A computed fold for a 72-nucleotide RNA from Candidatus Sungbacteria bacterium RIFCSPHIGHO2_02_FULL_49_20, annotated as transfer RNA. The same sequence occurs in records of 2 taxa. RNAcentral holds the sequence, with entries from ENA. The source organism's lineage runs through Bacteria, Bacteria candidate phyla and Candidatus Sungiibacteriota. Its mean pLDDT, the model's own confidence on a scale to 100, is 81. Its Rfam family is "tRNA". Rfam classes the family as a transfer RNA.

RNA sequence: GCCCCCAUAGCUCAACGGAUAGAGCAGUCCCGUCCUAAGGGAAAGAUGUGAGUUCAAUUCUUGCUGGGGGCG
Numbered sequence: 001g002c003c004c005c006c007a008u009a010g011c012u013c014a015a016c017g018g019a020u021a022g023a024g025c026a027g028u029c030c031c032g033u034c035c036u037a038a039g040g041g042a043a044a045g046a047u048g049u050g051a052g053u054u055c056a057a058u059u060c061u062u063g064c065u066g067g068g069g070g071c072g
Base pairs, nucleotide, nucleotide: 001071002070003069004068005067006066007065010025011024012023013022018055028042029041030040031039048064049063050062051061052060
């Protein structure tokens, strides 16, 4: 330099172009207990960034950024 793949919550992962973007773990609050734990309940928390297509984009196209792999 060229090609391919990936980017969603603090972490690990879901989500036929249309539902309020879900789950596990972690964290917070409550119950629980003599205290802690186990267990139960509740709330909070995310689409890397810009543009485009579309009635509608996490999803499709594309620039950029970051990560991984291959070739030279």